Predicted 3D model of a 97-nucleotide RNA (TPP riboswitch aptamer (THI element)). The prediction has a mean pLDDT of 76.
[in-house]
RNA sequence: AGGCCAUAAGGGGGUGCUUCCCGGAAGGGAGGCUGAGAUCAAACCCUAUGAACCUGAUGCGGGUAAUGCCGCCGUAGGAAAUUAUGAAUCUUGUACU
Numbered sequence: 001a002g003g004c005c006a007u008a009a010g011g012g013g014g015u016g017c018u019u020c021c022c023g024g025a026a027g028g029g030a031g032g033c034u035g036a037g038a039u040c041a042a043a044c045c046c047u048a049u050g051a052a053c054c055u056g057a058u059g060c061g062g063g064u065a066a067u068g069c070c071g072c073c074g075u076a077g078g079a080a081a082u083u084a085u086g087a088a089u090c091u092u093g094u095a096c097u
Base pairs, nucleotide, nucleotide: 001091002090005086006085007084008083009082010047011046012045013044016033017032018031019030020029021028022027053078054077055076059072060071061070062069
């Protein structure tokens, strides 16, 4: 000096499916499924070594009570274009002994 990690700040992102109940409707409430997260949110995830997330997509295959549930698509096209601090450790370089 750099890597990694942690913390803080900045920036980005998503919130679906389903059962029952209330209601004229709009909507609300309580459960179930997957998930980090399904608006417990002052939460959670991602921040370029970027599948966080969006588009294609009312796509294709499998599965499910159902779903953006899983896989493919995907070496596709986009996506936030960053700062500070810190213990130990690792790497590299330099200097001295």